[in-house]
RNA sequence: UGGGUCGACAAGACGGUCGCGUCAUCCCCGAGGCCUCACGGAACCGGGGGUGCCGAGGAACGUCCGGGCUCCACAGGGCAGGGCGGUGGGUAACACCCACCCGGAGCAAUCCGCGAGACAGUGCAACAGAGAGCAGACCGCCCGGGGUUCACGCCCCGGGUAAGGGUGAAACGGUGGUGUAAGAGACCACCAGCGAUUCGGGUGACCGGUCGGCUAGGUAAACCUCGCCCGGAGCAAGGUCAGACAGGGAACGCCAAGGCUGCCCGCCGAGUUCCCGGGUAGACCGCUCGAGGCGUGCGGCAACGUACGUCGUAGAUAGAUGGCCGUCCAGAGUGCGCGAGCACUGGGACAGAACCCGGCGUAGCAGUCGGCCCAUUCG
Repeated sequence: UGGGUCGACAAGACGGUCGCGUCAUCCCCGAGGCCUCACGGAACCGGGGGUGCCGAGGAACGUCCGGGCUCCACAGGGCAGGGCGGUGGGUAACACCCACCCGGAGCAAUCCGCGAGACAGUGCAACAGAGAGCAGACCGCCCGGGGUUCACGCCCCGGGUAAGGGUGAAACGGUGGUGUAAGAGACCACCAGCGAUUCGGGUGACCGGUCGGCUAGGUAAACCUCGCCCGGAGCAAGGUCAGACAGGGAACGCCAAGGCUGCCCGCCGAGUUCCCGGGUAGACCGCUCGAGGCGUGCGGCAACGUACGUCGUAGAUAGAUGGCCGUCCAGAGUGCGCGAGCACUGGGACAGAACCCGGCGUAGCAGUCGGCCCAUUCG
């Protein structure tokens, strides 16, 4: 210098003007009640206006996971259903994160894997191919017999053979040798895989060695098996006040006052729950300080934990956070110029809180900075 890879940051800046929302404060107006004999006064509430502070995001999004919170249900356990799945750790929890292991891609940095089990059982495999799962003789190779030929060879019959060819995603270990009529784990060496009451390392997944016999296909985002986890509904949860309306039915009645009756049974029953019907769409709480952000120290490879310090007003409810103008900034286009550059045009994406957090996924114009790897050049 070029290419690659991983991560972090930011999400135009300043000013003017008009406007919106919460809160605070001041002024004006108002019905009713309160104090006062009265004039008048104070507070609350409602309406209007002035001033001041603050006012969306990295994804506020999708609502795909996981929690907090609320109500309902619930002895415990099981069935059904759903989810997760290498190992160890982190966490409130997770399908997330960190570290490692195994497998794959890449020269490398690095990336990818819905990573349990296919000797428990059942199932499935298009096309091609002779044969697709206790394999398979299509071509080829070899042996024997017969026919034919002077002979080589060719044809027919019987048998051997999975080394070679061919088909396929996949053909019942691979390579080399010994052996053989030709061949074959039939035997040998190495390799792969499997097993072991074996040895060593590691918390573990797993790795390395030794020995053994000689080969065991794939598919579980097919049923299934194993292990672990999961009650349901959601802030329109749920509660308080005001207002409105029309009640009716069923069940319970040691959850339940009281009455008949002093006690027991029984009956009535305020009441509770459910169903049907009717009414309302107002205000307040929940509501934003929370598993919070930042900094430093300590522990840890890290995710993260912990101690101390410090910071801090979005809470709307048909839903506020915006419009316009000016100057500048990044990036784009056009023209001019050898060039540095100049002029003009135009110009900033994706998107937007609605109970709150932790993740994941998706969207995204144009960027800035840094780590690492590869190649090249120079010293």